[in-house]
RNA sequence: CAAGUAAACCGGGUGGCCGCCCCGAUAUCACUUGAUGAUAAUGGGGAGGAAAGUCCGAGCUCCACCGGGCAGGGUGCUGGGUAACACCCAGGAGGGGUAACCCUCGGAAAGUGCCACAGAAACACACCGCCCAACUUUGGUGGGUAAGGGUGAAAUGGUGAGGUAAGAGCUCACCGCUUUCGCCGUGAGGCGGAUGGCAGGUAAACCCCACCUGGAGCAAGACCGAAUAGGGGGACAAUAGGUGCCCGGCCUGUCCCCGGGUAGGUCGCUUGAUCCCGUCGGUAACGCCGGGGCUAGAUAGAUGGUCACCGCUCCGCACAAGCGGAGUACAGAACUCGGCUUAUAGGUUCACUUGGCCG
Numbered sequence: 001c002a003a004g005u006a007a008a009c010c011g012g013g014u015g016g017c018c019g020c021c022c023c024g025a026u027a028u029c030a031c032u033u034g035a036u037g038a039u040a041a042u043g044g045g046g047a048g049g050a051a052a053g054u055c056c057g058a059g060c061u062c063c064a065c066c067g068g069g070c071a072g073g074g075u076g077c078u079g080g081g082u083a084a085c086a087c088c089c090a091g092g093a094g095g096g097g098u099a100a101c102c103c104u105c106g107g108a109a110a111g112u113g114c115c116a117c118a119g120a121a122a123c124a125c126a127c128c129g130c131c132c133a134a135c136u137u138u139g140g141u142g143g144g145u146a147a148g149g150g151u152g153a154a155a156u157g158g159u160g161a162g163g164u165a166a167g168a169g170c171u172c173a174c175c176g177c178u179u180u181c182g183c184c185g186u187g188a189g190g191c192g193g194a195u196g197g198c199a200g201g202u203a204a205a206c207c208c209c210a211c212c213u214g215g216a217g218c219a220a221g222a223c224c225g226a227a228u229a230g231g232g233g234g235a236c237a238a239u240a241g242g243u244g245c246c247c248g249g250c251c252u253g254u255c256c257c258c259g260g261g262u263a264g265g266u267c268g269c270u271u272g273a274u275c276c277c278g279u280c281g282g283u284a285a286c287g288c289c290g291g292g293g294c295u296a297g298a299u300a301g302a303u304g305g306u307c308a309c310c311g312c313u314c315c316g317c318a319c320a321a322g323c324g325g326a327g328u329a330c331a332g333a334a335c336u337c338g339g340c341u342u343a344u345a346g347g348u349u350c351a352c353u354u355g356g357c358c359g
Stems, first nucleotide, its partner, number of pairs: 001355005007349004012310007020046005026040005031034001048330001052341002055339005060217004072213005077091005092105005106208002111206002113202003127149002129145005157175006176198001177196001179194006221267004231258006240252004274293005280287002311328007
């Protein structure tokens, strides 16, 4: 210098004018004199790294709940971290990459199901070929054979030698695998020995094993609470009116009291498993302690618009200073946190790997 790997971070700035939401204090006015309302001027605060998807896990709230089990759902190598997790850290095994580094993860030898098309055969199979036999003749029949061909995403552990009629774990050596023993390790596993000649794939198919698991969500929920209508009770008046007529029953008045709901209002609401710095413990994730900081709370939903200057990127012109033009992302709180995933113009920093060149 080039190509990469892995992390962390920024993601426009300043000012003017016009607005919006919240909070504080001031003045004026209004009444129902209050933690009241309205208006004016004034001071302060006002989106993000993902506020997003709502995919996981929690706090909080309400409902349900004696205890246990089944069903259903979820997680899935091991150890640790955490409030918890499907997250994070460290390790293990397998795979990929020259490397830095990245990706994946229980069981298919408990049982069942499925494996399109092609192919003889997808779990126990003979189409071609090879070998043997008799028959008959140059072709069928019967048997053997998974070494060769062909089909397929996948074809009976791999390579070599022996062996055989031809072949084959049939036998042997090495490699891989199952089971088992010893040692090491908390463990996943590792190393060494013995053993079995070793029966495909699929569990985001049923299933098996281990562990976890009530439901709904801030429109949760709590409190205050009109007007009108309706409900319950009481008092008063009258013995009336309506129900076609008569009797009975029912309904209809005024005032007061009671409780429930609605409109509306208040709380929940933003100080929290919080953020930053430091000591110590830990390989690390993280934890303990100490110090410091406060950073939107609306309710149909504010955080906006416009102008000027500057910054950044790209393109054109120019020897250069510079000039002109274009662009400046993804997106936007609604109870709050911890994660994951996805989107993102442009830029910065640190570490590492490989290759080249120079000293």
Bacterial RNase P class A from a Dehalococcoidia bacterium, 359 nucleotides, folded computationally. Lineage of the source: Bacteria > Bacillati > Chloroflexota > Dehalococcoidia. The gene name in the source record is rnpB. Model confidence (mean pLDDT): 76 of 100.